[in-house]
RNA sequence: UUCAGUUAAGGGCAAACCUGUCGCGAGGCAGGGGCGCAAAACCAAGGGUCUCUUUGGAGACAGCCUGGUUGCCUGA
Numbered sequence: 001u002u003c004a005g006u007u008a009a010g011g012g013c014a015a016a017c018c019u020g021u022c023g024c025g026a027g028g029c030a031g032g033g034g035c036g037c038a039a040a041a042c043c044a045a046g047g048g049u050c051u052c053u054u055u056g057g058a059g060a061c062a063g064c065c066u067g068g069u070u071g072c073c074u075g076a
Stems, first nucleotide, its partner, number of pairs: 002076004012037002017032006035063001041069003045066003048061005
C1' cells in the first nucleotide's frame, strides 16, 4: 500500500421510543435508551425519499444507493 472481516482485545457510533429545546415543516441539538453498524466518520456531487412554497424556488435526510475524502483493530 492492497485485499478480507471468522475469532480476540481496547474502544467507538447509536434506530425506534421517551423527555427537554429549536424549526411552519421535513428534521436538528442535548439527555435517557439500544435496533443495529467496520466506516452508522466526514462531504448534499449524481440518483432517491421527504418538507415548505408566492410553483420561481427554498430546504431536510450521509442509519436509502452511487461517488469523493479520511480512519481503529485483526489477518493475509